Background: The RNA shown here (c-di-GMP-I riboswitch aptamer) has 89 nucleotides.
């Protein structure tokens, strides 16, 4: 110096349900809680997944709706990308 989670010690985060907010939903902040997690740090036009489907398009329809397509919404705790702590060996 490299490898990397099989060891120690100190720490981080924080899933599902609930509550409160805000979103049209997905979700998202806060709270409260710990499924987990060596990057659960960061990055969401300019890879791939995948949730959602307001506007809009078609398309039904009783005129109140109600189907399908569709991201300009979202997800980094799906993969991926970039950064990177301690440490037995």
């Nucleotide at each position: 110096c490299a490898c990397a989670u099989c060891c120690a010690a100190g720490g981080g985060c924080a899933u599902a349900a609930c509550c409160c907010g805000u979103g049209a939903a997905a979700g998202c902040g806060g709270g409260c809680g710990a499924c987990g997690c060596a990057a659960a740090a960061c990055u969401a036009c300019a890879g791939g997944g995948c949730c959602u489907a307001a506007u809009g398009a078609c398309g039904a329809a009783a005129c109140a709706u109600c189907g399908u397509c569709g991201a300009u919404g979202g997800u980094a705790g799906c993969c991926a990308g970039u950064u990177g702590c301690c440490a037995a060996g």